[in-house]
The prediction has a mean pLDDT of 78. The RNA shown here (SAM riboswitch aptamer (S box leader)) has 123 nucleotides and comes from an Actinomycetota bacterium. The model forms 96% of the base pairs in the Rfam consensus. Its Rfam family is "SAM riboswitch aptamer (S box leader)". Its family is annotated with regulation of gene expression in the Gene Ontology. Taxonomically the source falls in Actinomycetota (Bacteria, Bacillati).
C1' cells in the first nucleotide's frame, strides 16, 4: 500500500489535556457534544485476530513393547482395534492477555460508490 482472506446486531470508563465539534465519503434522516465533542497521555477494562497453554473430535504417519479379535500353519505369520508419540486439522471450546486492535448507539438508519474500519497474509 493497488492485493489476498476473515470479521463487523456481543463485550468494555475513568482523570489529566485541548476547546466546538463529532458520528468513513456523498445524499437524506436520527442522535452525542460546554454536565466539555475531538486530538493527545496515563491508569484501567473488554477479548475480535495472531502467538502461548489446555481440552475434545477428525485424518495421516511413525512405533509394534503389551492386550483384544480374525485368519492360517508343523513351526514361523498376516489383518482389524486397542495403545504410545510427532506434526496437520477442526471446535459460537477453556484458560491467558504477550502482538496488534477496541471501550455511545447495529459500520447508528435508509440509498449510493464497492465503499470503512480492525485482524492475519503479502508487496
Nucleotide at each position: 500500500c493497488a492485493c489476498u482472506u476473515a470479521u463487523c446486531c456481543a463485550g468494555a470508563g475513568c482523570g489529566g489535556u485541548u476547546g466546538a465539534g463529532g458520528g468513513g465519503c456523498c445524499g437524506g434522516g436520527c442522535c452525542c457534544g460546554a454536565c466539555g465533542a475531538u486530538u493527545c497521555c496515563g491508569c484501567g477494562g473488554c477479548a475480535a485476530c495472531c502467538a502461548g497453554u489446555u481440552c475434545a473430535c477428525c485424518a495421516c504417519g511413525a512405533g509394534c513393547a503389551g492386550c483384544c479379535u480374525u485368519c492360517g500353519u508343523a513351526g514361523c505369520g498376516g489383518a482389524g482395534g486397542u495403545c504410545u508419540c510427532u506434526g496437520g486439522g477442526u471446535g459460537c471450546g477453556a484458560c491467558c492477555a504477550g502482538g496488534u486492535g477496541c471501550c455511545a448507539a447495529u459500520g447508528c438508519c435508509c440509498g449510493g460508490a464497492g465503499c470503512g474500519a480492525u485482524g492475519a497474509g503479502g508487496a